[in-house]
Predicted 3D model of a 140-nucleotide RNA (SAM riboswitch aptamer (S box leader)) from uncultured Streptomyces sp. The RNAcentral record of the sequence draws on MGnify. Of the family's consensus pairs, 91% are formed in the model.
RNA sequence: CUCAUCCAGAGGGGCAGAGGGAACGGCCCGUUGAAGCCCCGGCAACCCUUCCGCCGGCACUCGCCGCACGUCGCGCGAGGCUCCCGGUGGGGAAGGUGCCAAUUCCGUCCCGCGGCGAGAGGCGUCGCGGGGAAGAUGAG
Numbered sequence: 001c002u003c004a005u006c007c008a009g010a011g012g013g014g015c016a017g018a019g020g021g022a023a024c025g026g027c028c029c030g031u032u033g034a035a036g037c038c039c040c041g042g043c044a045a046c047c048c049u050u051c052c053g054c055c056g057g058c059a060c061u062c063g064c065c066g067c068a069c070g071u072c073g074c075g076c077g078a079g080g081c082u083c084c085c086g087g088u089g090g091g092g093a094a095g096g097u098g099c100c101a102a103u104u105c106c107g108u109c110c111c112g113c114g115g116c117g118a119g120a121g122g123c124g125u126c127g128c129g130g131g132g133a134a135g136a137u138g139a140g
Base pairs, nucleotide, nucleotide: 001140002139003138004137005136006135011040012039013038014037015036019029020028021027023108024107025106026105041100042099043098046096047095048092049091051090052089053088054087055086056085057084060079061078062077063076064075065073066072104134109131110130111129112128113127114126115125116124117123
């Protein structure tokens, strides 16, 4: 830099001793012990997969064609048994990462809808929906 995912899931102990949830605002968590380090456990399925199903293919099988024959052909037709490759759904979890309060805790920028501020527009505010930005994680 590119792509994918982010409303699911999963915590105990030891050391330590005041912070932590990226920034800012809000709201939370924290001396009934924060960050950090260590041990053990777990979740998940990105990478991985000698498993199963389905689909497709320049793979495979059969026939044909060009050629004297063979080689060869991304030539033509058919098939769905086998090999290979790819896609997709399910299953698995040894290993490489990741993760184990709150949707990525919520908001921040843009658009739409609704309520309220005694009608419309505008503005403000509250709520809901969609899309971004930023961030996190993985793969390349």
NCBI's taxonomy places the organism under Bacteria, Bacillati, Kitasatosporales, Streptomycetaceae, Streptomyces.